The part of an RNA shown here (small-subunit ribosomal RNA, central domain) has 352 nucleotides and comes from an uncultured bacterium. The RNAcentral record of the full RNA draws on ENA and SILVA.
Context: one part of a larger RNA
Parts: sequence; structure tokens; C1' cells
RNA sequence: UUGGGCGUAAAGCGUCCGCAGGCGGUUUCGUAAGUCUGUCUUUAAAGAGUGGAGCUUAACUCCAUAAAGGGGAUGGAAACUGCGAGACUAGAGGUAGGUAGGGGUAGAAGGAAUUCCCAGUGUAGCGGGUGAAAUGCGUAGAUAUUGGGAAGAACACCAGCAGCGAAGGCGUUCUACUGGACCAAACCUGACGCUCAUGGACGAAAGCUAGGGGAGCGAAAGGGAUUAGAUACCCCUGUAGUCCUAGCCGUAAACGAUGGACACUAGGUGUUGCACGUAUCGACCCGUGCAGUGCCGUACCCAACGCGUUAAGUUGUCCCGCCUGGGGAGUACGCUCGCAAGAGUGAAACUC
Repeated sequence: UUGGGCGUAAAGCGUCCGCAGGCGGUUUCGUAAGUCUGUCUUUAAAGAGUGGAGCUUAACUCCAUAAAGGGGAUGGAAACUGCGAGACUAGAGGUAGGUAGGGGUAGAAGGAAUUCCCAGUGUAGCGGGUGAAAUGCGUAGAUAUUGGGAAGAACACCAGCAGCGAAGGCGUUCUACUGGACCAAACCUGACGCUCAUGGACGAAAGCUAGGGGAGCGAAAGGGAUUAGAUACCCCUGUAGUCCUAGCCGUAAACGAUGGACACUAGGUGUUGCACGUAUCGACCCGUGCAGUGCCGUACCCAACGCGUUAAGUUGUCCCGCCUGGGGAGUACGCUCGCAAGAGUGAAACUC
């Protein structure tokens, strides 16, 4: 490479957008590039295949000869693919109408708690731990309690196997701007689609640069304990950081460890959004459909676990990514990116 695979054994890019490329709905006419087919030509000799012959046989040598495949030329076929022209509406999109939502960005406002400061009351303890302590705070009046003030961060209850978002993620309230989804109508466009190497954008936490901010928490660090030791677990402090603005980094068990799109294949039971029907004065309730999100489960699949219309089913179709024994190693070297940390790409020797 062929092949076989990728939930857990090696293997789905963190996610999306998207050029090239690959693939692509129904139908009519044409064309004949692919495709199928006829004829001609070529594919040297030797060798190989088949049938003979000659050396005593064989090896060897000689004679004859077929087929397959490839290339070229020329005629034919027109189902499928392609191409050209036309038509369609089931894919896709648009329009007008509704709906739900922690989707995003910016601004404003709020209350509880925490810490600190000031004042009052009040007196000897407070605090803490698995146990017992100690470090620590407190007679310069702490803890407790009442009143006032300041600051920063996070938003209890609602809260839900609930919702939204491509993923990361998103939760007090209000306002402005803004992205997407769903439902019903079947009015418009008429295949405009799917996927996507390279590329681009976004991307938790930690970390980095500059400037702010700093209540609580808290790597590092200091102290007290524990212990044989204790560079820990426990306690008292506490710096970076955590927060904001601008930029960088580009990684995670970035997980559903499950790429995307489409079609098909029993059901049952929750729940969210919408529409319709029944019912009703109306709202519920009940039923149906669509879209999501859970649990159970048939057939099937699976090594098993399990999965099971949200597939891991169809030995379905299309496109992309990736794997090919363990270690060495996500290392070395080179290159690209980065301020750095490092990231991306990514071996071999050797060894089992």
C1' cells in the first nucleotide's frame, strides 16, 4: 500500500466558518468525455504459456501458435455519470406572523453576607482543631451586641435528568444594541446543497506584558502542631493570583472519552417550547403533530460492558480527520509561532 478499524483495547482535529477538491434532488431534449461494443493497427527479437520435433533422456536447441491486457485510429449504442439547453418543487433559502430562552456586548441600579474603620453598651476571655494543644487576637478593653460609614467580590431562595449557545461556556434586576433557534401558513426563489486538505475565527483554568483594583479566598513563603522524619494532611498568618481595561498564550479527562450531513428501522414513560383538535364562559385536563432534552426497552449491533429513532442499528450514501505492538517519546533534531512559559509539526538508534 491493499485491508481492517476509531464509546471503554491504538485511533474523532476543542469548536465552528469556509476557498480549492470530492460528492450531489425530479424531469425533457441534445451531445458523446467517461462507459459498453465491432473492425483495423501496434505492443521487436529472445524469454514465459500451449502443441510438436531433434540431440540415447533431461537440461538444452529448433518449429508452429493462441489468449489476455495496454496504446492509437475508425464505426456503432445512449441506460448510467459528465457536459450544454429547458422545466419542476420534496432539499436549501427568503417573506410576512407568533413563541421561549442564565445566547452575546455595553451601561445603570439593588439587597444579603464578609472584612475593615468610627461611636455606644459591656467584661475576660476569644479563636481553632479528628483528639489535645500551641502559634495568633484581647485589660492600650477583644469576642458579643447596637448604630453609622467604606471597600471589593459573588449573586442565596426561584433552580429543575429545566433553558440557551458551534464549542469554550452562560444565573440578582432593569435598559440599549445584537446573534441564533422553534412553530404554523405553503406566498416567493428554483438545487442556490453536503463535506472540507490549505486557510481563518472563537476557545475553561493557569500563565505572561502594561495600567488599575484588592473584601474574601489563597500557590509561594513564615510560624505552630503531628511525626522516627513531615519540605504534607490540621491550625495561625500571608505574597503572587483570583477582579477590571488593553494585548498575548492556544492548551485541558476541551468527555457523550462517540466528526458532520441525509434517509430508513417496535414501543413505553417523564419533561421544555410551539401549533392544532376535543372540552370549556375561559384557563386547565385529555388527544395529535413538529422541535428539543432524559429514563426504560424490541429488533439489530457489540469481545463484553452496553447501545438501542438523540444508535454504538442498516455490513445504507457522501465528505473530512485519525490509528497500525509496548517502551524509548509527544522526547531529540529541524522548521513555524510566542515576550517568556511553551505550543504545533514530529523521528531514529536501542530494547522487550
It matches the Rfam family "Bacterial small subunit ribosomal RNA". Its family is annotated with structural constituent of ribosome and ribosome in the Gene Ontology.